[in-house]
RNA sequence: CCGUGCAGCCGGGGCAGCAGCGGCGCCCUGUACCUGAAAUCCGCUAUAGCAGGGGUGAUGCCGAUCCGAGGGAUGACGUGGAUGGAGCCGCCCUUUUUAAGCAGCGUUGACAUUCCGGUCUUCCGCAACGAAACUUCGUGAACCGUGUCAGGGUGGGAACACAGCAGCACUAAGCGGAUCCUUUCGUGUGUCGGGAGGUCGCCGGGAUCGAGCCGGCUGGAAAGGUAACGUCUGUUUGUUUCAUUUCGACGAAAGGCGCACGG
Numbered sequence: 001c002c003g004u005g006c007a008g009c010c011g012g013g014g015c016a017g018c019a020g021c022g023g024c025g026c027c028c029u030g031u032a033c034c035u036g037a038a039a040u041c042c043g044c045u046a047u048a049g050c051a052g053g054g055g056u057g058a059u060g061c062c063g064a065u066c067c068g069a070g071g072g073a074u075g076a077c078g079u080g081g082a083u084g085g086a087g088c089c090g091c092c093c094u095u096u097u098u099a100a101g102c103a104g105c106g107u108u109g110a111c112a113u114u115c116c117g118g119u120c121u122u123c124c125g126c127a128a129c130g131a132a133a134c135u136u137c138g139u140g141a142a143c144c145g146u147g148u149c150a151g152g153g154u155g156g157g158a159a160c161a162c163a164g165c166a167g168c169a170c171u172a173a174g175c176g177g178a179u180c181c182u183u184u185c186g187u188g189u190g191u192c193g194g195g196a197g198g199u200c201g202c203c204g205g206g207a208u209c210g211a212g213c214c215g216g217c218u219g220g221a222a223a224g225g226u227a228a229c230g231u232c233u234g235u236u237u238g239u240u241u242c243a244u245u246u247c248g249a250c251g252a253a254a255g256g257c258g259c260a261c262g263g
Base pairs, nucleotide, nucleotide: 001263002262003261004260005259006258008056009055010054011029012028013027014026015025019045020044021043022042023041033053034052035051036050060257061256062255065252066251070247071246072245073244074243075242076241078239079238080237081236082235083234084233085232086231089230090229092225093224094223095222096221097220098219100218101217102216104213105212112208113207114206115205116204117203118202119201120197121196122195123194124193125192126190127189128187129186130185131184132183133182135178136177137176138175139174145170146169147168148167153162154161155160
């Protein structure tokens, strides 16, 4: 110097997880073998995937430096959500008070004072209502109601007389209907009249006085209440931006690089 074979290489990173490492998972970059199992996990132990198969073999591999896609951590200002608290913060509600405004009433007299009535209690009257009676109409007695008594019966020589059933009429007891009058009894019925009592309030009327009364609405004051909303405050979570920090692919330029055998 050349040849052959082996080493090396056939992606990497972040998160999560783990005592730690790698993988299956998610994400970023990139295109750089195949198959099997693997997150309530699979396999390893600082030399850190396991099992099996294949390719390449210096335009390859390795370490550092630069760049910096992307990811993570912490903090800060803001901002969205969830949630806790605060009732002499706002809002809202209640009660009391005030009377500035509105409304209403008021010289056809407010408010106030006074007098008399009513409403209230009770007694009486009267009425009402209910019941009963009277009254009236109807019906109503085989015989033991009345009148008249056919037929039949009795007495009589006869004329007639007597008793008297049915029928008819009228009535008693009883039954049913009517309602104008009349009477009796009863009643937490009252349109009314009278007596006594009572009088806080309400209503009505009269008299005196002479300009306010009211407190419905808005407003003011005091007391009390409420966590729905706003506000304040805390916890947690998401997110933009900023700061610090951490890991860091691809890429860039330079550098380094075996082992064995043969010629």
Bacterial large signal recognition particle RNA from a Lachnospiraceae bacterium, 263 nucleotides, folded computationally. Its mean pLDDT, the model's own confidence on a scale to 100, is 79. Rfam family: Bacterial large signal recognition particle RNA. The family's RNA type in Rfam is non-coding RNA gene. Gene Ontology terms of the family: signal recognition particle, plasma membrane targeting and SRP-dependent cotranslational protein targeting to membrane, signal sequence recognition. The source organism's lineage runs through Bacteria, Bacillati, Bacillota, Clostridia and Lachnospiraceae. The model forms 96% of the base pairs in the Rfam consensus.